SAM-I/IV (S-adenosyl methionine) riboswitch aptamer from a soil metagenome, 93 nucleotides, folded computationally. It matches the Rfam family "SAM-I/IV (S-adenosyl methionine) riboswitch aptamer". For this family Rfam cites "The aptamer core of SAM-IV riboswitches mimics the ligand-binding site of SAM-I riboswitches" (Weinberg et al., RNA, 2008). Its Rfam clan is "SAM clan". Rfam links the family to the GO terms regulation of gene expression and S-adenosylmethionine metabolic process.
[in-house]
RNA sequence: GCAUCAAGAGCGGGGUUGACGCCCUCGCCAACCUGCCUUCCCGGGCAAGGUGGUUCCCGCAAGGGGAUGCGGCUAUUCGGCAACGAAGCGGGU
Numbered sequence: 001g002c003a004u005c006a007a008g009a010g011c012g013g014g015g016u017u018g019a020c021g022c023c024c025u026c027g028c029c030a031a032c033c034u035g036c037c038u039u040c041c042c043g044g045g046c047a048a049g050g051u052g053g054u055u056c057c058c059g060c061a062a063g064g065g066g067a068u069g070c071g072g073c074u075a076u077u078c079g080g081c082a083a084c085g086a087a088g089c090g091g092g093u
Base pairs, nucleotide, nucleotide: 001070002069003068004067005066010026012025013024014023015022016021027054028053029052032050033049034048035046036045037044040092041091042090043089056065057064058063072081073080074079
């Protein structure tokens, strides 16, 4: 700087704190990035890799604040590596 905060998903276990909260873990939710579904483009899909979330705050409103994402590992450089048993579609080329 751009996008999103509509919907969705736990009275789980553990640690810590006076409390709010924070951390770890298990589960669940969600297509933001990567990857896959198709050579490429648009749309759509898939929780596999990287994150995130599991019900934001103030305000009548406009708006403001806050939060999250804009892949990961490795390598001095060039570069190299992994990404599902899921989905396996529509249009264009």